The RNA shown here (c-di-GMP-I riboswitch aptamer) has 93 nucleotides and comes from a mouse gut metagenome. Model confidence (mean pLDDT): 86 of 100.
RNA sequence: GCAAACCGCCAGAAAUGACGGGACGCAAAGCUAGGGGGCUAAGGUGCUGGAGUCCGCAGAUGCGGCGAAAGCGCUACGCCAGCCCGGCCGCCG
Numbered sequence: 001g002c003a004a005a006c007c008g009c010c011a012g013a014a015a016u017g018a019c020g021g022g023a024c025g026c027a028a029a030g031c032u033a034g035g036g037g038g039c040u041a042a043g044g045u046g047c048u049g050g051a052g053u054c055c056g057c058a059g060a061u062g063c064g065g066c067g068a069a070a071g072c073g074c075u076a077c078g079c080c081a082g083c084c085c086g087g088c089c090g091c092c093g
Base pairs, nucleotide, nucleotide: 001026002025006021007020008019010017011016024082030088031087032086034085035084036083037080038079039078043075044074045073046072047071052066054065055064056063057062
């Protein structure tokens, strides 16, 4: 010098971020999303599901079709640098 958790408030679908308070810590805990890793899943997509003044057939409470909500999986163009590597600037010796 910076400022974790937590609290307040704002933004966001969320992760998370800004601002204020607050200090766990940090000799780069300054900036940077190039590499790795991690977080979220609005949207997209698959499965599941089976709402319904729905459609068709009919030998009528049957069969077939269309298919809402909810749930689960996958997914970044979103996010994290106080996870690591790298790049840039910087302090002391």